[in-house]
RNA sequence: CGGGGACUAGUUCAUCGGCAGAACGCUCGGUUCGGGACCGAGAGGCGGAGGGUUCAAUUCCCUCGUCCCCGA
Numbered sequence: 001c002g003g004g005g006a007c008u009a010g011u012u013c014a015u016c017g018g019c020a021g022a023a024c025g026c027u028c029g030g031u032u033c034g035g036g037a038c039c040g041a042g043a044g045g046c047g048g049a050g051g052g053u054u055c056a057a058u059u060c061c062c063u064c065g066u067c068c069c070c071g072a
Base pairs, nucleotide, nucleotide: 001071002070003069004068005067006066007065010024011023012022013021018055026042027041028040029039030038048064049063050062051061052060
């Protein structure tokens, strides 16, 4: 320098045009002498940044950023 991929909750990942969810973690409660495990409930995201398309964008398109892979 060229090509490809990833970016969504604290973490690991789903969802891929109209409701953003799960597991683990966290908080509260139950259970226990207490803790773990288990059970119930809850908080937590405007989806890496900006712009475009659309009635509507996390999703499609463009630019930029960070990281990874391949090639030169």